Overview: Predicted 3D model of RNase P RNA and transfer RNA as a complex of 451 nucleotides.
[in-house]
RNA sequence: UGAGCCGGCCGGGUGGCCGCGAUCGGCGAGGGCCCACCGGCCCGACCCGGUUGAGGAAGGUCGGGGCUCCACAGGGCAGGAUGCUGGCUAACGGCCAGUCGGGGCGACCCGCAGGAAAGUGCCACAGAGAACAGACCGCCGAUGGCGGGCGAGAGCCCGCACAGGCAAGGGUGAAACGGUGCGGUAAGAGCGCACCAGCGGCCUGGGCGACCAGGUCGGCUCGGCAAACCCCAUCCGGAGCAAGGUCAAGCGCGGGACAUGGGUUGCCCGCCCGGCGGCCUCGCAGAGGUCGCAGUCCCCAGGUAGGCCGCGUAGAUGGAUGGCCACCCAGGCCCCGUCAGGGGCUGGACAGAACCCCGCCUACAGGCCGGCUCACCGU
RNA sequence: UCGGGGGUGGUGUAAUUGGCAACACAACUGGUUCUGGUCCAGUCAUUGGGGGUUCGAGUCCUCCCCUCCGAG
Numbered sequence: 001u002g003a004g005c006c007g008g009c010c011g012g013g014u015g016g017c018c019g020c021g022a023u024c025g026g027c028g029a030g031g032g033c034c035c036a037c038c039g040g041c042c043c044g045a046c047c048c049g050g051u052u053g054a055g056g057a058a059g060g061u062c063g064g065g066g067c068u069c070c071a072c073a074g075g076g077c078a079g080g081a082u083g084c085u086g087g088c089u090a091a092c093g094g095c096c097a098g099u100c101g102g103g104g105c106g107a108c109c110c111g112c113a114g115g116a117a118a119g120u121g122c123c124a125c126a127g128a129g130a131a132c133a134g135a136c137c138g139c140c141g142a143u144g145g146c147g148g149g150c151g152a153g154a155g156c157c158c159g160c161a162c163a164g165g166c167a168a169g170g171g172u173g174a175a176a177c178g179g180u181g182c183g184g185u186a187a188g189a190g191c192g193c194a195c196c197a198g199c200g201g202c203c204u205g206g207g208c209g210a211c212c213a214g215g216u217c218g219g220c221u222c223g224g225c226a227a228a229c230c231c232c233a234u235c236c237g238g239a240g241c242a243a244g245g246u247c248a249a250g251c252g253c254g255g256g257a258c259a260u261g262g263g264u265u266g267c268c269c270g271c272c273c274g275g276c277g278g279c280c281u282c283g284c285a286g287a288g289g290u291c292g293c294a295g296u297c298c299c300c301a302g303g304u305a306g307g308c309c310g311c312g313u314a315g316a317u318g319g320a321u322g323g324c325c326a327c328c329c330a331g332g333c334c335c336c337g338u339c340a341g342g343g344g345c346u347g348g349a350c351a352g353a354a355c356c357c358c359g360c361c362u363a364c365a366g367g368c369c370g371g372c373u374c375a376c377c378g379u
Numbered sequence: 380u381c382g383g384g385g386g387u388g389g390u391g392u393a394a395u396u397g398g399c400a401a402c403a404c405a406a407c408u409g410g411u412u413c414u415g416g417u418c419c420a421g422u423c424a425u426u427g428g429g430g431g432u433u434c435g436a437g438u439c440c441u442c443c444c445c446u447c448c449g450a451g
Base pairs, nucleotide, nucleotide: 001375002374003373004372005371006370007369008368009367010366012328013327014326015325016324017323018322020053021052022051023050024049025048026047030043031042032041033040034039055350059361060360062359063358064357065356066355067240068239069238070237079236080235081234082233083232084098085097086096087095088094099113100111101110102109103108114231115230119229120228121225122224123223136170137169138166139165140164143163144162145160146159147158148157149156150155178196179195180194181193182192183191197221198220199218200217201216202215203214204213205212206211244309245308246307247306254299255298256297257296258295261273262272263271264270275293276292277291278290279289280288281287282286329348331346332345333344334343335342336341380450381449382448383447384446385445386444389404390403391402392401398434406422407421408420409419410418427443428442429441430440431439
């Protein structure tokens, strides 16, 4: 100098003018209630003044908690969530530190990271064979078989590859049942041995632990997928401020009181004539008597609309926190100038509380600070 | 506030238990025809976006985006 990694912070400032919400005080047009009067109490438009008014994410509503109501003996099943270890926290799927695995030259980053040796299932195509595997090319001729030769015979030799043996090599695939070497064999093979790798058991040491290091034994060599079913361990009751509480119109339910349809001039009283239902009496398909029923008023309880509380040193009720000007602070562009510098224009994102809090995730113009790595150059 | 569904060529839809992204119409190119139509042949996709699991993802997991529906 260039390229990167990690952590933290800011996310415009000052002044003036105008405006918005909340609240307090003042002045008060006006309104309501009580009252015999005098008068008293309450609300309060406009205006004036004071105080105060968004974020790092207020967002998505993903996890958890507070708060509120409902449900609930205890245990289990089902369902869901989480899933290395230790700690922090009110709690969490969060945070911190570590272990293991993977990526990067590195600073560092990423990981839903239990169990595949409990069971079931899947592994396309290719390939001989894809999970207690398999034989296409290939290798072999020990054993049996066939043919030929030699031999007195026992038998020996040669050939074939029919039965058969093998899995070293080739080839397929993401993955082929450890690797290298020596021995061994008819050919071969952990078949045997040495070393290496892995797995499992045991032991020693370190660590709280996950785990790490070492030793020893066993030829044990055992594929992958659980972000497939599942198994194991831990945790989980449901709803949400439109929760919930409180005051309480109108209509209706319940109770009580007064009461009736038509006519009689419009209204009231009175009078007359009736309808329906219950009960009582008689001479019972009938008659008489009596009470009630359309409506109005009052009262009680629950409770709807609605108000208030829940609700906060911003705050709610369709929802205030803004605009302009001047200067400054970063940044960008243009012009003048040899440089230093000067002038002009532009210019600050994402986004906006709504019960509260802790986290996570997502969006974000631009800038500041600190630590670290790699490459090149110079000394 | 709470719950559920969907996103695949230009359009409408498919895709078994994860295994070659298919069909119809449209569009475009070429052929056939004197020309147009018809017909024939062909072309047209990073499955809404990013990351992950797996040998392999439209499908499984996770975080976002868009859209539709329902309850109070």
Its mean pLDDT, the model's own confidence on a scale to 100, is 76. Rfam match: Bacterial RNase P class A. It is annotated as a ribozyme.